[in-house]
């Protein structure tokens, strides 16, 4: 920096990614070289070899071999010379080097110091000494025991081994004296006394020395080491108290050395919140990784230190060890064994086994560097130098280069055109790193021995030192490098391509298989899975996993926060601590500054150099931010001291107050008791009931009792630190404020722990108990109702004492101080004053400047600007849970996790949606009214059922007389059966043939099949061309098969509702979401219009309007088929005729209405009420017109269309059947139930349509449907066509009827190829249900409802449906409370798939982790006691006993050794409690898991506001 919480936004906040790194591992792949690195796991166990020896110039010796000699002799023995193995005594070295990281939280390490408290082999310097003696002992020889390891006995022997003596200073010790220093010392000097040394070897010389290497003493140096101190060095406080050699002292022991290191005695100390003690983890550092830095992580390789060497203990030797390749003991393990006993220690180099994701050769060499020994040659050296293995890392090189098509083939994509792979390949030319073969060939090596020369030292030609010359030596290695030859020849992969993140298409798959770092992909069109093609990235590598840092300002010192996101302690007081006013003087700890020491090297950085470059290596510089010593400065902090009054406090005066404690008093109300009056109810609720009352309630009145709380005042008010505090009076006590004055003199602020106070509820004991009232009981409500409501009612509420200690203890805002515009109210003081005035202080509210804030908001009562101190936070859940500890009588409180799980959880604000939220307003929404539906019969559609099929679709509103504006066949998509396969239909091709075909016959249900068969396209003379048909073949056709969740188009619905958008130089705020001519006041049918506010405008789709059309009114024009007033003719009658152009009518054109006029209301507006005029009045009526969008609404079966599927069938043809089924259920209708009616007779008046395969008049026939017949009419002409209700007259008389017509029988008519399934109609007969319809529900506000008929489309026929037309022609609307739908504003929200939302808890199931748990198993460390190895030290009557002493000697003594014994003492044992872990019947809750159960707690007033204790 990015992704991820949302519909969107900002913020908070976690998770995740991109980077770098690695001693890595895994997967795929793999050409070369250089330089590095390579058991991170069980400090598990180890076969084998090697890793520390060397010195013969310390010593005694000497196998063997060679030569010679002698004896004897195929050979042996002896001697001499040379050689010198192995072993031994002795010296030095095995304390270095090398390995490992177990232990260790410590003076272990780092850093700086101290040692007047110490040591030091080898090396260097200086001084000095080296004399005289002695006795042993290995090896060796002989022997004994044993399997062995090994041990023992006897005998002989050497030394630079051992011992005695001498000498001995400047050494050590003792005594005395002195000097000097320090904080205190063991420092130095002098004197006296005592003590204490030694070793030889080699060369030369040649009997005397000398040189070298050694030896002893002393002093000093260098280097190395011991000890001590300051300081730094992880986590846990759920480890808070620890400690008996513990702390100190006196004296001693011990040690190289200080010390309680050890011991005896004495004292009672020592350590700890600046974290003792305990637990966990861990070698530490230079450095390494990361990082802008600060920081964080790490401590492999290299270097320094420490620790360890199978585990534990122990000492010996030595200059040095408490000793990796030494010793002793104990334990475990392994091995050998003759069972008696022995041997061993790879955390050296290789190597093996096991473990593990995982880490190499049982290599070469001492040539170099370094080490040990030696005089040296030299020997030893798994240190080291090299090679081998491993892409483990870093660095470098290569796998070819150039040219090469408007572009091969193949692949992939595309309908095609074409694109892409791709200059890529091929091909041509070139090069040769690398590879292979051959030739050549450095450097690492020089300071060796020895020799020559020169110089120095020296008495010196020895020796020693310096320079120079000669001189040998290579593991790697015939290596690096060079040259020649050969030939593009030997050499490319891995990951990724949805976003983050660079790179996309196709196919396969179909919530499958799978992917996934996070968000998330996959349920038939997957850029996300798999494959392919292409692309992107890196490249001998590429990915994955793990880990660290980064990003993460996500522990914030640099550099965060706490009103609402996580986070202010409930409040105070005050301890430690932190911080602290003004003016002087001094000191110099902090601070600043100069100098000095140190801060090892390597590493890193800068500069330079060497390998062809680089990695790598070398040189120089700076740096190493630290610590120490020392000189200086004095502003600030600090410390000391003197002063000051402003901070703080004390006193005096005044003031307000529900501030606290105690005591006393008061009235109202309630309940109860007693008495009176009085009578039938009272009470309670949404409505009731439980309850109470005729045994007298309620009501009312009088009197009394009790307890609790204090109306009005009262407040937006007062007091208190908070909790909290309210009738009145008294008293005791505290705090606060104000003006003035006096006093103290920084006495202050904060405050971890501590202590006190602390609502309600709760607990204990004792009182009290009127009202209220958990629990409980009853009554209701309800599906249930362990609730809400009601009637009762116990704890409790009240008082005293004691405990408890929590709260949404809230201003969700710690305390103190200072600073920073104003306005306005209120409480309480003061000043000036008198004006309802101004000013100052202390409280308490509101609004607001700047500022701040994510926003909301805050804003002198800060959430602004600063300072000081305290508390607290670090994703959600798990969980304030478990466990431990503390407190409590208990309830419980305080402190307070983890596993596991999620990709979020949140805050504020926005737009919507929603609310059993609010306001305003509309609509046949309700109401008012009229008529229906729901009941009956029938029609029709649907569900269901049935069926071979009952084709399909439509399904709340917005499906159901819908697609259907018309299923007997057809339609038709369904079923059964029969056929057919280039197809019933389209286009084009190839081949063959021919006009296609009409017609006839036979078979067949038909489709069709077979047979016969006259006749016949166009142009051109013809050839031929064009068109057509048939057959075959292959392309293809065809599909009402699927997906309306892939689509176009069209449609329904909200809804004719009034809204929905865009833009700009506008604004808040720089920007985002968002808002914006809107909200507001009016008004409208309307975001319609007006006004106001505002920072102004513009535009669009809608609304409205205009234009056009219809109807209504008027005028004008023309007028036949329409009309007929006047004139004429004429009839039985009639515009019938002449005629007319007046009227009606039809057609065309135009006008008319705009709140224009008056009045009132309103704001002078918009507009509204009323009125006039007018045919019409406020939109005149009706229609058409449907914004942005919603419902994945409907339609793949109207059409079109992507994808998928079928292809002798899911296509196509035919016949018959079905779509018409029928126990049921629903919708929509028709006809009725009758008298406002029915029937019969007579008699009026429409409009709009329609007619040529048509309408069909008059006439005749039939009761009728209809038939015969055909005039007229393509229509203001003729026909359909009788309109009906209505009017007049008569009958019927309330009856299942003269209502009603279903059903059924019979007979017919018409259409049609055909009315059986399955048409309509007619006549006669039959005459069903039905007597006005439960819950519920629909339409309609005027020419409307209701009622009456007529026409049309579809159509051969079929209409109760649909679409139209006219006739007759009402009732009602108080009004907007309620139901439904909608508009605007506002409010709440945990909803946004938007309340058909969200969401809680139990139960049931599965899985996971966890807690408790009778116990059980293991580990750790501790204490007490027992036993007590090795060993040091101590003791000793025992044993042995060369040197020395005594003794002539024998012998004795002493030292020493052995033995015994004591203290200590490892392992082991017993017992107790502690800590940690594993496991555990069972129990507890928790988490997670597409569709389980029960309810509905929360979110809208969530339907009882919610929440905290």
């Nucleotide at each position: 920096g990015a992704g991820u919480u949302u519909g969107a936004u900002c913020c908070u906040g976690g998770c995740u990614c991109a980077g770098a790194a690695c001693g890595a591992a895994c997967g795929c792949u793999g050409g070369c070289g250089g330089c590095g690195c390579g058991u991170c796991u069980u400090a598990a166990g180890c076969a084998u070899g090697c890793a520390a020896g060397u010195c013969g110039a310390g010593c005694g010796g000497g196998a063997u071999u060679a030569u010679c000699c002698a004896g004897c002799u195929u050979g042996c023995u002896g001697g001499a010379u040379a050689u010198g193995a192995g072993a031994g005594c002795g010296g030095c070295g095995g304390a270095c080097u090398g390995g490992u990281g177990a232990g260790u939280a410590a003076c272990g390490c780092g850093u700086g110091g101290g040692u007047g408290a110490c040591g030091u082999g080898c090396c260097c310097u200086u001084c000095u000494g080296c004399c005289c003696g002695g006795g042993a002992u290995a090896g060796c020889c002989g022997g004994u025991a044993g399997a062995a390891a090994u041990a023992c006995c006897g005998g002989a022997u050497a030394a630079u081994a051992c011992c005695g003596g001498a000498u001995g200073a400047g050494c050590u010790c003792c005594g005395c004296g002195g000097c000097g220093c320090u904080g205190g010392a063991g420092g130095c000097c002098g004197c006296g006394g005592a003590g204490g040394a030694a070793a030889g070897g080699a060369g030369c010389u040649a009997u005397u020395g000398u040189u070298c290497c050694g030896c002893g003493g002393a002093a000093g140096g260098a280097g190395c080491g011991g000890c001590c101190c300051g300081u730094g060095u992880c986590c846990c406080a759920u480890c808070a108290g620890c400690u008996g050699g513990u702390u100190g002292g006196c004296g001693g022991g011990g040690a190289a050395a200080a010390g309680g290191c050890c011991c005896a005695c004495c004292a009672a100390g020592g350590c700890g919140a600046u974290g003792a003690c305990g637990g966990g983890u861990a070698c530490c550092c230079g450095g390494c990784c990361u990082c802008a830095g600060a920081g964080g992580g790490c401590g492999a390789c290299c270097g320094g230190g420490c620790a360890c060497a199978u585990u534990g203990g122990g000492a010996c030797u030595g200059a040095g060890a408490u000793a990796c390749g030494g010793c002793c003991c104990a334990g475990a393990c392994u091995c050998c064994u003759a069972c008696g006993g022995g041997a061993g220690g790879c955390a050296g180099c290789a190597g093996c086994u096991a473990a593990g994701a995982a880490u190499a050769u049982u290599c070469c060499g001492c040539a170099a560097u370094g080490g040990g020994g030696g005089a040296a040659a030299c020997c030893c050296u798994g240190a080291c130098g090299g090679a081998g293995c491993g892409a483990c890392g870093c660095c470098g090189c290569g796998u070819g280069g150039a040219c090469g098509a408007c572009g091969a083939a193949g692949g992939c994509c595309g309908g095609a055109a074409g694109g892409u792979u791709g200059u890529a390949a091929a091909g041509u030319c070139c090069u040769u790193u690398u590879g292979u073969g051959g030739c050549u060939g450095a450097g690492g090596a020089a300071g060796a021995a020895g020799g020559g020369c020169a110089g120095g030292u020296c008495g010196g030609a020895a020796g020693c030192c310096u320079g120079u010359c000669c001189g040998g030596u290579g593991a790697c290695u015939g290596u690096a490098g060079g040259c020649c030859a050969u030939g593009a020849a030997u050499a490319a992969g891995c990951a990724c391509c949805g976003g983050c993140u660079a790179a996309u298409u196709a196919c396969g798959u179909g919530c499958c298989a799978g992917c996934a770092g996070c968000c998330g992909c996959g349920g038939u069109a997957a850029c996300a899975c798999g494959u392919a093609a292409g692309g992107u990235g890196c490249g001998a590598g590429c990915g994955u996993u793990g880990u660290u840092c980064g990003g993460a300002a996500u522990c914030a010192u640099u550099g965060g926060g706490c009103g609402u996101a996580a986070a202010g302690g409930g409040c105070a007081u005050g301890u430690a601590g932190g911080c602290g006013g003004c003016c002087g003087c001094g000191c110099a700890a902090g601070u600043c500054u100069g100098g000095a020491g140190u801060g090892a090297a390597a590493u890193g950085c800068c500069g330079g150099g060497g390998c062809u470059c680089a990695a790598c290596c070398c040189c120089g510089g700076a740096a190493c931010u630290g610590c120490u010593c020392u000189g200086g400065a004095a502003a600030c902090u600090g410390c000391g001291u003197g002063g000051c009054u402003g901070g703080a406090g004390u006193c005096g005066c005044c003031g307000a107050g529900g501030c606290g404690g105690a005591g006393c008093c008061g009235g109202a109300a309630u309940u109860c008791c007693a008495a009176g009056u009085g009578u039938a109810g009272g009470g309670g609720u949404g409505a009731a009931a439980u309850c109470u009352g005729u045994a007298g309630a309620u009501a009312u009145c009088u009197g009394g009792a009790a307890g609790a709380a204090c109306a009005c005042c009262g407040a937006u008010g007062g007091c208190g630190a908070a909790g909290g505090c309210a009738g009145g009076c008294u008293u005791c006590g505290a705090g606060c404020g104000g003006a003035c004055g006096a006093c103290u003199g920084a006495c202050g602020c904060u405050g971890a722990g501590g202590u006190g106070c602390g609502a309600a509820g709760g607990u204990g004991c004792g009182g009290g108990g009127a009202g209220c009232g958990a629990a409980c009981a009853g009554g209701a409500u309800u599906a249930g109702a362990u609730a809400c409501c009601c009637u009762g009612g116990u704890a409790g509420u009240c008082c005293g004492c004691a405990c408890a200690g929590u709260a949404a203890a809230c201003g969700a805002u710690g305390c103190a101080c200072a600073c920073u515009g104003g306005g306005u109210g209120u409480c309480u003081g003061g000043g000036c004053a008198u004006g309802a005035g101004c000013c100052c202080g202390g409280g308490u509210g509101c609004c607001g400047a700047a500022g701040c804030a994510a926003a909301c908001a805050c804003g002198g009562u800060a959430a602004g600007u600063g300072u000081g101190c305290c508390g607290c936070c670090u994703g959600g859940g798990g969980a304030g849970u478990a466990u431990g500890c503390c407190c409590g009588c208990a309830a419980g409180g305080g402190u307070g996790a983890a596993a596991c799980u999620c990709a979020a959880a949140g805050g504020a604000a926005u737009u919507g949606a929603c609310g059993g939220g609010g306001g305003c307003c509309c609509g046949c929404a309700c109401a008012a009214g009229c008529g229906g539906u729901g009941g009956a019969g029938c029609a029709u559609g649907u569900g269901g059922u049935u069926u071979a099929a009952u084709u399909c679709g439509a399904u709340g509103g917005u499906a159901c007389g819908c697609g259907a504006g018309g299923a007997a066949c057809c339609u038709u998509a369904c079923c059964u059966g029969g056929g057919u396969u280039u197809g019933a239909c389209a286009u084009a091709c190839a081949c063959g043939g021919u006009g296609a075909g009409a017609c006839g016959g036979c078979c067949g249900a038909g489709a069709g099949g077979c047979c016969g068969g006259g006749g016949c396209c166009c142009g051109g003379c013809a050839a031929c061309g064009g068109g057509a048909c048939c057959g075959u073949g292959a392309a293809c056709a065809g599909g009402u098969g699927c997906u309306g969740c892939a689509u176009g188009g069209c449609u329904g619905u909200c809804g004719u509702c009034a809204c929905c958008c865009c833009u700009u130089u506008c604004u808040c705020u720089c920007g985002u979401c968002u808002u914006u001519u809107u909200u507001g006041g009016g008004u409208u049918a309307a975001g319609u219009c007006c006004c106001g506010c505002g920072g102004g405008g513009g535009g669009g789709c809608g609304c409205a309007g205009a234009a056009a059309a219809c109807a209504c009114c008027c005028g004008c024009c023309g007028g036949u088929u329409a009309c007929c007033a006047a004139c004429a003719g004429g009839u039985a009658a009639a515009g019938c005729u002449g005629g007319g152009g007046a009227c009606u009518c039809a057609g065309g054109c135009g006008g008319a209405a705009c709140u224009g006029c008056c009045u009132c209301c309103g704001a002078c507006a918009a507009g509204g009420g009323g009125g006039a005029g007018g045919a019409a009045g406020g939109u005149g009526g009706g229609g058409a017109u449907g914004a942005c969008g919603u419902c994945a609404a409907g339609u793949c079966a109207g059409c079109a269309u992507g994808g998928c599927c079928c292809u002798u069938a899911u296509g196509u043809c035919c016949a018959g059947g079905g779509c018409u089924a029928c126990a049921c259920a629903c919708g929509u209708g028709c006809u009725a139930c009758a008298a406002u009616g029915g029937c019969a007779g007579c008699u009026a008046c429409a409009g709009a349509g329609u007619g040529a395969a048509g309408c069909g008049a008059g006439g005749c026939c039939g009761c009728g449907a209809g038939g015969c017949g055909g005039a007229g009419c393509g229509a203001a002409g003729c026909g359909c066509a009788g309109a009906a209700a209505g009017g007049c007259u008569g009958c019927c008389g309330u009856a299942g009827u003269u209502c009603g017509g279903a059903u059924u029988g019979a007979a017919g008519u018409c259409u049609g190829a055909a009315a059986c399934c399955c048409g309509a109609c007619u006549u006669c007969a039959u005459g069903a249900a039905g007597u006005u319809g439960g819950a519920a529900u629909c339409g309609c506000u005027a020419g409307u409802a209701a009622u009456c008929g007529c026409g049309c489309a579809u159509c051969a026929g079929c209409a109760c449906g649909g679409c139209g037309c006219g006739g007759u022609g009402a009732a009602u609307a108080c009004g907007u409370u309620c139901c439904c739908g909608g508009g605007c504003c506002u409010u709440g929200u945990a909803c946004a798939c938007a309340c058909c939302g969200c969401c809680c808890g139990u139960c049931a199931c599965a899985c996971c982790a966890u807690c408790c748990g009778a116990g059980u198993c293991g580990g750790g460390g501790a204490c007490a006691c027992c036993c007590g190895a090795a060993g040091c030290c101590g003791g000793c009557a025992g044993g042995c006993c060369a040197a020395c002493c005594c003794g002539c000697g024998a012998g004795g003594g002493g030292a020493g050794c052995c033995g015994c014994u004591g203290u200590c003492g490892a392992a082991g044992g017993u017992a107790u409690g502690c800590c940690c872990g594993g496991u555990g019947a069972g129990g507890g809750g928790g988490g997670u898991g597409a569709a389980g159960u029960c309810g509905u707690a929360a979110c809208a007033a969530g339907g009882u506001a919610a929440c905290c204790a």